[in-house]
RNA sequence: UCCCCGGUAGCUCAGUUGGUAGAGCGCCCGCCUGUUAAGCGGUUGGUCGGAGGUUCGAGUCCUCCCCGGGGAG
Numbered sequence: 001u002c003c004c005c006g007g008u009a010g011c012u013c014a015g016u017u018g019g020u021a022g023a024g025c026g027c028c029c030g031c032c033u034g035u036u037a038a039g040c041g042g043u044u045g046g047u048c049g050g051a052g053g054u055u056c057g058a059g060u061c062c063u064c065c066c067c068g069g070g071g072a073g
Base pairs, nucleotide, nucleotide: 001072002071003070004069005068006067007066010025011024012023013022019056026044028042029041030040031039049065050064051063052062053061
């Protein structure tokens, strides 16, 4: 320098053909228990890495940049 994969909730990750952003774990509250843990129920949660573009509408498509991983030279 070039190529590929990835960046979405505190963490690990989904997200279909562009059409209201989700799960598990965690936090918090409650039930249970003599208490804790476990278990059960509820609740809380987002600049979708950044900036532009296309579109009625972008996590999704296009361009550039940043960060992480891998490969070629």